The prediction has a mean pLDDT of 82. The part of an RNA shown here (large-subunit ribosomal RNA, domain V) has 581 nucleotides and comes from Olea europaea var. sylvestris. The source organism's lineage runs through Eukaryota, Viridiplantae, Embryophyta, asterids and Olea europaea subsp. europaea.
[in-house]
Context: one part of a larger RNA
RNA sequence: CCUGCACCUGGAUAGAAACACCCCAUGAAGCUUCACUAUUCCCUGGGAUUGGGUUUGGGCCUUUCCUGCACAGCUUAGGUGGAAGGCGAAGGCCUCCUUCGGGGAGGCCCGAGCCAUCAGUGAGAUACCACUCUGGAAGAGGUAGAAUUCUAACCUUGUGUCAAGACCUAGGGGCCAAGGAAUAGUCUCAGGUAGAUAAUUUCUAUAGGGUGUAGGCCUCCUGAAAGGUAAUGGAGGCAUGCAAAGGUUUCCUCGGGCCGAAUGGAGAUUGGCCCUCGUGUGCAAAGGCAGAAGGGAGCUUGACUACAAGACCCACCUGUCGAGCAGGGACGAAAGUUAGCCUUAGUGAUCCGACAAUGCCAAGUGGAAGGGUCAUCGCUCAAUGAAUAAAAGUUACUCUAGGGAUAACAGGCUGAUCUUUCCCAAGAGCUCAUAUCGACGGGAAGGUUUGGACCUCGAUGUCGGCUCUUCGCCACCUGGAGCUGUAGUAUGUUCCAAGGGUUGGGUUGUUUCCCUAUUAAAGCGAUACGUGAGCUGGGUUUAGAAUGUUGUGAGAUAGUUCAGUCCAUAUCUGGUGUAGG
Numbered sequence: 001c002c003u004g005c006a007c008c009u010g011g012a013u014a015g016a017a018a019c020a021c022c023c024c025a026u027g028a029a030g031c032u033u034c035a036c037u038a039u040u041c042c043c044u045g046g047g048a049u050u051g052g053g054u055u056u057g058g059g060c061c062u063u064u065c066c067u068g069c070a071c072a073g074c075u076u077a078g079g080u081g082g083a084a085g086g087c088g089a090a091g092g093c094c095u096c097c098u099u100c101g102g103g104g105a106g107g108c109c110c111g112a113g114c115c116a117u118c119a120g121u122g123a124g125a126u127a128c129c130a131c132u133c134u135g136g137a138a139g140a141g142g143u144a145g146a147a148u149u150c151u152a153a154c155c156u157u158g159u160g161u162c163a164a165g166a167c168c169u170a171g172g173g174g175c176c177a178a179g180g181a182a183u184a185g186u187c188u189c190a191g192g193u194a195g196a197u198a199a200u201u202u203c204u205a206u207a208g209g210g211u212g213u214a215g216g217c218c219u220c221c222u223g224a225a226a227g228g229u230a231a232u233g234g235a236g237g238c239a240u241g242c243a244a245a246g247g248u249u250u251c252c253u254c255g256g257g258c259c260g261a262a263u264g265g266a267g268a269u270u271g272g273c274c275c276u277c278g279u280g281u282g283c284a285a286a287g288g289c290a291g292a293a294g295g296g297a298g299c300u301u302g303a304c305u306a307c308a309a310g311a312c313c314c315a316c317c318u319g320u321c322g323a324g325c326a327g328g329g330a331c332g333a334a335a336g337u338u339a340g341c342c343u344u345a346g347u348g349a350u351c352c353g354a355c356a357a358u359g360c361c362a363a364g365u366g367g368a369a370g371g372g373u374c375a376u377c378g379c380u381c382a383a384u385g386a387a388u389a390a391a392a393g394u395u396a397c398u399c400u401a402g403g404g405a406u407a408a409c410a411g412g413c414u415g416a417u418c419u420u421u422c423c424c425a426a427g428a429g430c431u432c433a434u435a436u437c438g439a440c441g442g443g444a445a446g447g448u449u450u451g452g453a454c455c456u457c458g459a460u461g462u463c464g465g466c467u468c469u470u471c472g473c474c475a476c477c478u479g480g481a482g483c484u485g486u487a488g489u490a491u492g493u494u495c496c497a498a499g500g501g502u503u504g505g506g507u508u509g510u511u512u513c514c515c516u517a518u519u520a521a522a523g524c525g526a527u528a529c530g531u532g533a534g535c536u537g538g539g540u541u542u543a544g545a546a547u548g549u550u551g552u553g554a555g556a557u558a559g560u561u562c563a564g565u566c567c568a569u570a571u572c573u574g575g576u577g578u579a580g581g
Base pairs, nucleotide, nucleotide: 001581002580003579004578005577006576007575008574010573011572012571015567022403023402025400027399028398029395030394031393032392035200037198038197039196042192043191044190045189046188047187048186049185051150052149053148054147055146056145058143060141062139063138064137065136066135068133078132079131080130081129082128085115086114087113091109092108093107094106095105096104097103154180155179156178157177158176160175161174162173203215204214205213216238217237218236219235220234221233239384240282241341242340246300247299248298249297250296251295252294254278255275256274257273258272259271260270261269280289281288283346285344286343287342304327305326307324310321311320312319316385329338330337331336352378353377354376357373358372360371361370410456411454413452414451416450418446419445420444421443422442423441427437428436463538464536465535466534468530470526471525472524473523476501477500478499479496480495481494482493483492503517504516505515506514544562545561546560547559548557549556550555
C1' cells in the first nucleotide's frame, strides 16, 4: 500500500417530515364581544277566533234651565237684531168631560193691575221675541276607555254515568257534573329585546412583523446653474379670510441711525442730516414689489353674460394661462383699465337626493306622473382617484398555499459599534510632556460584542453541563531581558518566549456574577457562541393547570410556578484494533 473482520461516529450542510417559529395571502376555521347585518326564544301592543249586562268617568251631538253687579242710571245692562206694544187676576158667554160638588179642560168678551214705549242716565236701554257668548246643572243619543259581573263560545278536570258485541281505572267517544272564562291558547301585524344562533368584516406603507408614526394639498432645502427627481431625509404651513383686504381715478412713502424741540422718558408728535428698501404685503415659506404689488381719499360692483384663436402641464381623470369678438356696465377729461384679491395652499369624482327655472320628452290622443337641460345645495367619503347605506377582536387548540422576496440560531461580507494598537502631545507628575498617566484630534489591525439581511424556511436541532480534542497569543504562572519617580523586599511598565501548567467547594438551569479554602497561577479567545446519527434535558419554546398584572371578553404577558415522547440495524469517507497478501 491492497483486501477483509470487529468496533467508534468527525464529515457526507447524512436520513426521516413541501417548518409547527416568523412573514405573506383582498386563504380557512375555532372562539369572543358594548364590530356590522340578520334569525330565533322572550316581552309589550293592535286585529281575528270573541259574546251579554252593570257601574264609572272622558270627548262629540242635542233638549231644557240657570249664570253675567265699574260709574251714572228707578235697577245686578253678557252681545246682536227685530219690536210698539206685552202679560193679564176677578167676572161674564159658549163647548166638552164629570165622582153631580159653580169639580176640571179649551175658546171668546170685558178688563183692574204690572211692565215697556216716553222722560232721565249712560259708550250701550230696559217689556216681549229670535240667534248667540262665558261659566254651570239636569236629561236623551251614539261612541272609544276602565272596573266588575254573567254564561253560551273556548279551556281544564272527573275512581260521574252510558256504550248498542265483552272490556274501558285507555292520555279515547257520547251524555252529565264541577271549575275557569271572553281571559287563556292559536294565527297575523308592529315595536322592543339574549353571541342563544348564523353570514361576514376587521386597510396600506413599514430597513422582518408588532408598538409608534404616516396616507390629500402648499413653500423651501436635499436637487448636481433648463424641466423633472427618492428615502420612516431636513425645516414649516393649509382644510381659510375679506362687501373691502375687490374695480377704477388720484395723492403719498416706509424702516433705521445721529443731532435738536414744553410736559416727553428707550419709545407718542415735530425739524434737519445720513443709510437706501433693511418697513409693509390678512396667514407658512419662497420668488416679487418704492412716485408700487406698500399707505390714504373719491366714485363704485368687472367678485359680469354668451363664446374663444393659441399655449403650459400632463398615462388618464383633473389642473393652469389666455389675446380677441359680441351684450350690457364701473371709474376716468381722455388714452385706457376692469371677467376678484402680489403670486403659488384654503380641497372631494360618480351614483343618489333636494330646491328654483325651463319655447325639451310625455308608452293610442289630450293632460299628468316621471324624466331631461341649466343654476345651486347635501360627504374630516381626511385611509382625501372616494370597494358597502351599513363591520371589531382573539387563537399556545389551530389548519392550508407559499416565502430564505422577510425575522429568530449558525455561517459569509462589511467593520458603523466593539477590542487591541500606533502617531501628535495640551496637561497631571514639587521642577520635568513621554518612570507613570494622558485631553482634543488622526492612522491602523483583529473579527470575540451590538448591527446591517447575502446563503439556507420541499428543516443547517436551539442555552448550559458531562466527555473528548486541536489551534492563536493580544502572556495568568513558570524562563530570559530593558527602563524606572529601581537602596533591598515587593511593585510599575515595556520586549522575547505558546514547552508545560492553569484547583477544590457553596447558591443558581445558568454562561456570567458573588462567597469560601488553597495555589506558582487559578489567562483571554477561536474551533457551526467546538462537540445531542456521543450523553443529559435543568432552562428556553406546544398542548394541562395555578398565580400577579392586563383586557368587557375570547385571551395576552423577554412576569412567576408545577407537570410535560430526544428516533435511528452506519452505505461512503474518516478513525481505532486485528488478520492475510